The RNA shown here (Bacterial RNase P class A) has 372 nucleotides and comes from a Rhodobiaceae bacterium. It was read from a public genome assembly, where an Rfam model found it.
[in-house]
RNA sequence: CUAGAUAGCCGGAUGGUCGCUGUAUUAAUACAGAGGAAAGUCCGGGCUCCAUGGAGAAACAGUGCCGGAUAACGUCCGGCGGAGGAGACUUUAGGGAAAGUGCCACAGAAAAUAUACCGCCAUAAUUUUAUUAUUAAGGUAAGGGUGAAAUGGUGAGGUAAGAGCGCACCGCAUUACUGGUAACAGUAAUGGCAGGGUAAACCCCACUGGGAGCAAGACCAAAUAGAGGUAACGUAACAUUUGUUAAGUGUUCUUCACAUUAGUUGCCUGGGUAGGUUGCAUGAGGAUUAUGGUAACAUAAUUCCUAGAUGAAUGGCCAUCAGAUAAGAGUAAUCUUAUUUACAGAACCCGGCUUAUAGGCUGUCUAGCAAA
Numbered sequence: 001c002u003a004g005a006u007a008g009c010c011g012g013a014u015g016g017u018c019g020c021u022g023u024a025u026u027a028a029u030a031c032a033g034a035g036g037a038a039a040g041u042c043c044g045g046g047c048u049c050c051a052u053g054g055a056g057a058a059a060c061a062g063u064g065c066c067g068g069a070u071a072a073c074g075u076c077c078g079g080c081g082g083a084g085g086a087g088a089c090u091u092u093a094g095g096g097a098a099a100g101u102g103c104c105a106c107a108g109a110a111a112a113u114a115u116a117c118c119g120c121c122a123u124a125a126u127u128u129u130a131u132u133a134u135u136a137a138g139g140u141a142a143g144g145g146u147g148a149a150a151u152g153g154u155g156a157g158g159u160a161a162g163a164g165c166g167c168a169c170c171g172c173a174u175u176a177c178u179g180g181u182a183a184c185a186g187u188a189a190u191g192g193c194a195g196g197g198u199a200a201a202c203c204c205c206a207c208u209g210g211g212a213g214c215a216a217g218a219c220c221a222a223a224u225a226g227a228g229g230u231a232a233c234g235u236a237a238c239a240u241u242u243g244u245u246a247a248g249u250g251u252u253c254u255u256c257a258c259a260u261u262a263g264u265u266g267c268c269u270g271g272g273u274a275g276g277u278u279g280c281a282u283g284a285g286g287a288u289u290a291u292g293g294u295a296a297c298a299u300a301a302u303u304c305c306u307a308g309a310u311g312a313a314u315g316g317c318c319a320u321c322a323g324a325u326a327a328g329a330g331u332a333a334u335c336u337u338a339u340u341u342a343c344a345g346a347a348c349c350c351g352g353c354u355u356a357u358a359g360g361c362u363g364u365c366u367a368g369c370a371a372a
Base pairs, nucleotide, nucleotide: 001368002367003366004365005364006363007362008361009360010359012321013320014319015318016317017316018315020033021032022031023030024029035343039354040353042352043351044350045349046348047213048212049211050210052257053256054255055254056253057252060209061208062207063206064205065079066078067077068076069075080094081092082091083090084089095204096203100202101201102198103197104196112151117144118143119140120139121138123136124135125134126133152170153169154168155167157165171193172191173190174189175188176187177186178185179184217278218277219276220275227269228268229267230266231265232264233263235246236245237244238243239242247261248260249259250258285304286303287302288301289300290299291298292297322341323340324339325338326337327336328335329334
């Protein structure tokens, strides 16, 4: 200098003028006023209300290597294994196929109770110059073909031809030792050891799990017709003015406790209201520093208050500057003119994930080239 990887920041600035919302103030006035994603609504919670509650089981759903962080998570940090890359790095739906079931199209002889299409080898008979050709009965899975995948791989030996048939190395299985908290890694010994793949197929195993949601909920005011119709379900005994026992209901089931039993629930018709206040901005809050930790993060001290609308405020105009693009002038530095400045707007709050983003800036690392 070029190409690449990764982490982070900004995403217009200043001045004037007019205006909008909130809070404080008698008023004048002062202060504050939309994001890194506010988007998606994919996760996790805080908070509110409801469901009778506790324990156990089933069903359903989610997660899935190890160790940490966190209020929690399917998130984050650090590691291990697999895959990709020359590398920096990226990615991972990463437990179990020896509990069982299912699937592997087409092609191919054959995708499982495996088998022999071409081929290789030997025996017998016939034939031929000749194991040349044909038939029968055998051996074979090393070579070729098909396929994503064909019964571990490579090499040499051996064999009638072959084959873990023996051997060496790799792979696989078992055992032991070493290192590590662990996932795992390494070493050694023994064993010729075998049909594979697929669980983001059903399934098995381990762990976790109430529902609805600020249009939740609370209060105030006002109004009408505690209207009409229909269906279903619905307590007995004993003692006496209220209790006891049993039964039913509250739940998918069991059990314990509690509550309740003359009304409850569903559907249809019709009428009234739909206004205001609150929830509503002090929080698992932000910033700085120190300590601990590889880090995520934790602890402590100091400091700050930073929108609260409700058809929905946070803006308009002027001037200057900054960035980008194009054109022109200039050896160059640079100057002039024109155009333009991304994705996009809070609505109870917070922690994440995912997606969109003109342009600019910074750090670290990898590779190549050149120079010193």
Model confidence (mean pLDDT): 76 of 100.